[in-house]
RNA sequence: AUCUAGAGGGGUGGAGGGACUGGCCCAGUGAAGCCCCGGCAACCACCUCGGAUCGCAAGAUUCGAGGGGAGGUGCCAACUCCAGCAGGUCACGAGUUUGGUUUUGGACCUGGAAGAU
Numbered sequence: 001a002u003c004u005a006g007a008g009g010g011g012u013g014g015a016g017g018g019a020c021u022g023g024c025c026c027a028g029u030g031a032a033g034c035c036c037c038g039g040c041a042a043c044c045a046c047c048u049c050g051g052a053u054c055g056c057a058a059g060a061u062u063c064g065a066g067g068g069g070a071g072g073u074g075c076c077a078a079c080u081c082c083a084g085c086a087g088g089u090c091a092c093g094a095g096u097u098u099g100g101u102u103u104u105g106g107a108c109c110u111g112g113a114a115g116a117u
Stems, first nucleotide, its partner, number of pairs: 001117003008037005016026003020084004038076003043072002046067009080114001085111006092105004
């Protein structure tokens, strides 16, 4: 900095998996893990163009735009599956109170946290 896009088959294995907590899902019509093949994306690397800085120059560093997919990562259920913390808006229910009030629960929006790359 990005996270509402995209992309799965086979073998092996044999009960877990979706980070954590809660929910909700996936899974013997075969989970995780491992192997093979395939795919997605474009983070790094690479190539092109432009700007800036340094340099006599060659060139180096850096920023931006674009490119391809032969390299290195990553990824290939569900929006990061949803929520978690804070604030706001809306409509109602429940509890409390004589009442004002106040607590809790829901939907949506914004920001954050955590996580992943």

The RNA shown here (SAM riboswitch aptamer (S box leader)) has 117 nucleotides and comes from a soil metagenome. Its Rfam family is "SAM riboswitch aptamer (S box leader)". Its family is annotated with regulation of gene expression in the Gene Ontology. Model confidence (mean pLDDT): 79 of 100. RNAcentral holds the sequence, with entries from MGnify.